RNA sequence: AGAGUUUGAUCCUGGCUCAGAUUGAACGCUGGCGGCAUGCCUAACACAUGCAAGUCGAACGGUAACAGGCCCUUCGGGGUGCUGUCGAGUGGCGGACGGGUGGGUAACGCGCAGGAAUCUGCCCAGUAGUGGGGGACAACCCGAGGAAACUCGGGCUAAUACCGCAUACGCCCUACGGGGGAAAGCGAGGGAUCUUCGGACCUCGCGCUAUUGGAUGAGCCUACGUCGGAUUAGCUAGUUGGUAGGGUGAUGGCCUACCAAGGCGACGAUCCGUAGCUGGUCUGAGAGGACGAUCAGCCACACUGGGACUGAGACACGGCCCAGACUCCUACGGGAGGCAGCAGUGGGGAAUAUUGGACAAUGGGCGAAAGCCUGAUCCAGCAAUGCCGCGUGUGUGAAGAAGGCCUGCGGGUUGUAAAGCACUUUCAGCAGGGAAGAAAAGCGCAGGGCUAAUACCCCUGCGUCUUGACGUAACCUGAAGAAGAAGCAUCGGCUAACUCCGUGCCAGCAGCCGCGGUAAUACGGAGGGUGCGAGCGUUAAUCGGAAUUACUGGGCGUAAAGGGCGCGUAGGCGGCUUUAUAAGUCAGAUGUGAAAGCCCACGGCUUAACUGUGGAAGUGCAUUUGAAACUGUGAAGCUUGAGUAUCGGAGGGGAGUGUGGAAUUCCCAGUGUAGCGGUGAAAUGCGUAGAGAUCGGAUGGAACACCAGUGGCGAAGGCGACACUCUGGACGAAUACUGACGCUGAGGCGCGAAAGCGUGGGGAGCAAACAGGAUUAGAUACCCUGGUAGUCCACGCCGUAAACGAUGUGAACUAGAGGUAGGUGGUGUCGCCCCCUGCAGUGCCGGAGCUAACGCAUUAAGUGCCCCGCCUGGGGAGUACGGUCGCAAGGCUGAAACUCAAAGGAAUUGACGGGGGCCCGCACAAGCGGUGGAGCAUGUGGUUUAAUUCGAUGCAACGCGCAGAACCUUACCUGGGCUUGAACUGUAGAGGACCGAGCGACAGCCGAGAGAUCGGAUUUCUCCUUCGGGAGCCUUUAUAGAGGUGCUGCAUGGCUGUCGUCAGCUCGUGUCGUGAGAUGUUGGGUUAAGUCCCGCAACGAGCGCAACCCCUACCCUUAGUUGCCAGCGGUUCGGCCGGGAACUCUAAGGGGACUGCCGGUGAUAAACCGGAGGAAGGUGGGGAUGACGUCAAGUCAUCAUGGCCUUUAUGUCCAGGGCUACACACCACGUGCUACAAUGGCCGGUACAAAGGGUUGCGAAGCCGCGAGGUGGAGCCAAUCCCAAAAAGCCGGCCUCAGUUCGGAUUGGAGUCUGCAACUCGACUCCAUGAAGUUGGAAUCGCUAGUAAUCGCGGAUCAGCACGCCGCGGUGAAUACGUUCCCGGGCCUUGUACACACCGCCCGUCACAUCACGAAAGCUGGUUGUACUAGAAGUCGCCGAGCUAACCUUCGGGAGGCAGGCGCCUAAGGAAUGAUCGGUAAUUGGGGUGAAGUCGUAACAAGGUAACC
Repeated sequence: AGAGUUUGAUCCUGGCUCAGAUUGAACGCUGGCGGCAUGCCUAACACAUGCAAGUCGAACGGUAACAGGCCCUUCGGGGUGCUGUCGAGUGGCGGACGGGUGGGUAACGCGCAGGAAUCUGCCCAGUAGUGGGGGACAACCCGAGGAAACUCGGGCUAAUACCGCAUACGCCCUACGGGGGAAAGCGAGGGAUCUUCGGACCUCGCGCUAUUGGAUGAGCCUACGUCGGAUUAGCUAGUUGGUAGGGUGAUGGCCUACCAAGGCGACGAUCCGUAGCUGGUCUGAGAGGACGAUCAGCCACACUGGGACUGAGACACGGCCCAGACUCCUACGGGAGGCAGCAGUGGGGAAUAUUGGACAAUGGGCGAAAGCCUGAUCCAGCAAUGCCGCGUGUGUGAAGAAGGCCUGCGGGUUGUAAAGCACUUUCAGCAGGGAAGAAAAGCGCAGGGCUAAUACCCCUGCGUCUUGACGUAACCUGAAGAAGAAGCAUCGGCUAACUCCGUGCCAGCAGCCGCGGUAAUACGGAGGGUGCGAGCGUUAAUCGGAAUUACUGGGCGUAAAGGGCGCGUAGGCGGCUUUAUAAGUCAGAUGUGAAAGCCCACGGCUUAACUGUGGAAGUGCAUUUGAAACUGUGAAGCUUGAGUAUCGGAGGGGAGUGUGGAAUUCCCAGUGUAGCGGUGAAAUGCGUAGAGAUCGGAUGGAACACCAGUGGCGAAGGCGACACUCUGGACGAAUACUGACGCUGAGGCGCGAAAGCGUGGGGAGCAAACAGGAUUAGAUACCCUGGUAGUCCACGCCGUAAACGAUGUGAACUAGAGGUAGGUGGUGUCGCCCCCUGCAGUGCCGGAGCUAACGCAUUAAGUGCCCCGCCUGGGGAGUACGGUCGCAAGGCUGAAACUCAAAGGAAUUGACGGGGGCCCGCACAAGCGGUGGAGCAUGUGGUUUAAUUCGAUGCAACGCGCAGAACCUUACCUGGGCUUGAACUGUAGAGGACCGAGCGACAGCCGAGAGAUCGGAUUUCUCCUUCGGGAGCCUUUAUAGAGGUGCUGCAUGGCUGUCGUCAGCUCGUGUCGUGAGAUGUUGGGUUAAGUCCCGCAACGAGCGCAACCCCUACCCUUAGUUGCCAGCGGUUCGGCCGGGAACUCUAAGGGGACUGCCGGUGAUAAACCGGAGGAAGGUGGGGAUGACGUCAAGUCAUCAUGGCCUUUAUGUCCAGGGCUACACACCACGUGCUACAAUGGCCGGUACAAAGGGUUGCGAAGCCGCGAGGUGGAGCCAAUCCCAAAAAGCCGGCCUCAGUUCGGAUUGGAGUCUGCAACUCGACUCCAUGAAGUUGGAAUCGCUAGUAAUCGCGGAUCAGCACGCCGCGGUGAAUACGUUCCCGGGCCUUGUACACACCGCCCGUCACAUCACGAAAGCUGGUUGUACUAGAAGUCGCCGAGCUAACCUUCGGGAGGCAGGCGCCUAAGGAAUGAUCGGUAAUUGGGGUGAAGUCGUAACAAGGUAACC
């Protein structure tokens, strides 16, 4: 510090996710040791049990219990407070600290800084005292009640308990005269004196009283800071202030009475929700954000609510009273209790420990002290909960062991890892030793101080006496032995780490993107690797990354985001000069900002964590001293901002009133006749009752042609005939005046298109709704005919628009060029005609700069400033609820649950368009001939079947694989055989004999069988040899392995089809762009062509095109048999022979054609047009040749091949049998053949090819048969012989338009040939039969010249089988104006929401499932307001006839007090009515989500009616 994820790719915006750190954690797996920390975050839920606050006998009466002494004794014991001691009691101090918790509290609660009107036990310092009396009450005794708790009556008694009196330095009150008010003793010691012998007295100590001051602690007040919600906007009657009084320790509406009417609030009152606050903790570079466990400060609370008492201090955690809930005891009458102390229990929960030890240390209470108490505290226990440290060994060790895993079978890896060898012993375990935490206090002695004192007390020193929970501690030593000690997660990318097997969109994984549908580095296992390590992962949570709330540090033209526009309040901001001030600002000083923590330095534990000491920091606040630039404020000025006055011209600016012409409609009248109107085409509609057309007149309403212009005006909406009236604003020029008067603007107020609403008018045209006609599958639309609201006017509402420049207002600065319209000035001029200048508008282009890009660019989206509004992923949703406005429609404000990983902007390359331009092609058109109708052939679908093997399926499957299925082929079915197999390879063993025994191959023979096969008999290998054996072949056994037309063409190679023989497809370098990419390859011409030329930030190059190759057309050369024959000779008249080498031909090599020449056009280019010559002319004709790629196109059944499957079968053999060839009656399609006839058919005669094939062959002549054919066998391995007859054609004849002398299907009969075999199921022949069919609907195919059409010939396959296929020649046309349209293609351009690319994308209803939410008659709960009722305990006040120790008394009583009663206030409770927040609900509403539902086609292309608001 970043990364992944939107796209085909790119840049941007933007969200989601990850890597880091952290935790009082929890869960999973695992777990050796130690140190230091930490440990109910949930139920402030309920609590059994024990402990957590006592102490003082030196305050008191006493002494229950225990011990001792003394006395008595019946020896059991009893008595005696005498001593130690001390239960209970009186009294004092302490139980207000310490410890817990965080429910409440948004508050002077806390933090920080201050303040004045206060109190303060114990403590310190000072001053002055501590005199003298009195009366009670507990304990105790007696009695009574009660289950108990406890209570009541009577009697006795002490005090540092209680009450007077005296005294009063200071103190308090005061009218300044005066008045008031205290105390307590106890202990120790003792010289003198006195004594009732107790003591008094004195001293000391501890107490006590009054008071002053301090210290400490506490109370009160104030400024500032302190969470969220405005869908909480108004709150408040003791409320705000005053006066008087009360009350308090003290100020104060704290309380009461009276008076006034204030107080708080947009700088957020009130209300609601949430929350203890802080030092700090976590994170972060910081600023911030989140948190407030442990430790420390403050607050609040102590079962819930209320209350006071006591006290220095409480409205009191382990006190009291009352009410309530709960629990317990009960004899039912009454009582008791409060773990949010420490342990512990139940419960809740994902989850949090021992009913431990000790007061040794630190601290606290009491005490004179010893001491007692102390779950504060110090320790220990439990827990990997965290942090820190250590260990689980070290070195060596290659045969690279075994095993595992992988493998291309060679090996690789685990891996120096192990074993082995040599060492070490931390830690744990055992044994032994062993600091420090302890210093005191006490006691004794000595010295000093104090004193009358050798008491007491204090200080110092010495001695003595002890005090450790932890602790079997830390630490040290010894012996033994590698001995006891490693896991967890992960390995597709992010993110370090890869292979095999299993699984097969299953099981599963997943933080995001996403993996899994038979070759998964993503699931599960294994091997291996990587990371961390006594831990590792997961989950939860916080910060970070996130500049993703932006103060530091973001944005708003199109991504989310400028308010529709103006006026203006508060607020914010504000020109120049001088001066004052010092609020802001800056600097210094002082105080404070607790400690701990963080940081730094130095120390202590072996180190570290941890910890000690010191420093720094604590960015703050307050006080104070200065500075005066800037801001503020006061004062005085200025004119440039702003404004006012004068003059001038421009304008659809606004409002009102009136006027005008054109047009439409309606009405009247005339002329006139059959249609009009409307559309893509029609129809509805109008019209013979006279329309439409035309002419004249009249009515009414609305709108204002031309002018008219990216021209004008207005803030925006908006404004357009003309005239008048009223009126707003802007502009220009020149002066004068005011003197900052300014800018913006939350709320507020006003304006605000269209539609809509209300009332009343008006209504010509247009026109939602509606009706009809069309269109259509439908057509609630688009089109047509009608037509009502409305559109118009007046008044009043509404308040929204894609209200847009998608661009807030204001002022300033920053290159230019040309245009337009309004003023001004200037030169020239006949002339505001032109030009120049400057001002204020309005458009276009363009530079810097900016921008993601597009683009903006002095009218900024540039550069800085002021103010306002707004944004923070998409959907849900501008929805719900609430509020508010509105007559309504609806507007404004405006969420959440849930859901997705995107949604989006700009640009790029493609693809596509019922977008555009240019161009091409038998693409259309123009023609010729077909198909579609018939019969047949053939292929396919379908159906059938035991099987009808399989594949091919739009073009680009369908006479295709198949260049030939009777058996074979053959892959299918049925049935029957074989199992190392029909064929292949390797290894091992045996055999193939000398004799005997045994076994018995190949081949032939015999038998069974449909055959495969089985059984039987017969027979007995080859070569070399050193004779040991070796090699080959054959058989057999075993094994490795064969075999598979089984699956996957979506795992593949190869081959092929197709776009398409279309003209395209790319690269290097350079340049442009942030980039994807572009350029080149676009443009102007031209071509069949990215062919060529020119131009050009491109220059070159490659694969394609063309050419090179073959055939053909002309010529030449060479050669001359089997081919040829002009001339010569012969002839049997046949190139037959001699001969010839000319010609044809054959087959080898050359030539020829290149826009080369001429003319024209064109840019003078490329090229095109015409012409000459030429056999051939612009690629001469034909062929071969197929760029980058597309279609997961086709083929695993040509072949090859990965993986999977099969192995007595999915292999292999056989067929006597059957299937492919099926089918009585059936169906559909493709491709063909033959026809329907006279340009023909039949008969007879007669002529002319090319290219092929032939020895398992072609097969002549001759003879036989009507014929297929038979016989025959010459010749030929072929320019020689044969197939072989070419046919159409030509000549002649017949037929004469008919189902025929057309047509030949079908069927019967008879045959021929091939073959082992023609039944299923061959071809052909003859005789007979003689079907459909008379030119073919919609639709559709081929062809542009030696082509179509037509005619025959040959070949491959092949025993046989050809209407198919591949070739060959013969005869031989028609037409092309042209590119509008259909199809396909190329280039450029445009739009796009497509990129699986239009066979795309995508919207809404309905149906189903599911989820969350809203409404809802109601039901139910929480909180709370108001007005009542009620009234416990209790303070206060009043009364107090009853009761009453201290004081007074005149002895009667009084003062005072108590009980009791009443009153005010008041908690719980009750009841009424509201508010508010939840829960739930029949039903209902929309919304989200969900591989393959329904209906349509709305949007994206001109999306087929442009879209949208």
Molecule: small-subunit ribosomal RNA
Organism: uncultured prokaryote